A computed fold for a 100-nucleotide RNA from a soil metagenome, annotated as SAM riboswitch aptamer (S box leader).
RNA sequence: CAUCGAGAGAGGCUGAGGGAACCGGCCCUGUGAAGCCUCGGCAACCUGCUCCACCACGAGCAAGGUGCCAAACCCGGCGAGCCGCAAGGCUCGAAGGAUG
Repeated sequence: CAUCGAGAGAGGCUGAGGGAACCGGCCCUGUGAAGCCUCGGCAACCUGCUCCACCACGAGCAAGGUGCCAAACCCGGCGAGCCGCAAGGCUCGAAGGAUG
């Protein structure tokens, strides 16, 4: 700096937690959590190739390097606007985080 409401899981070992951290929710989990291994898959950031006369931008193809494969980054927490008598709700943004 870019993206984060799309997409994609089986088997083996193991055995109690997990969803980043704190708080509040909600959810997954002995019909097996997290972790490790094997195989498979998704996507297309980097990469390679092709086209656009060239470069850039862009489009397409591939899948070598990463990444990922419950739920929106699971939701909220902070700020602004709007709605509401209120409790609270909706939208946008920030902060934090993840990946490149």
The RNAcentral record of the sequence draws on MGnify.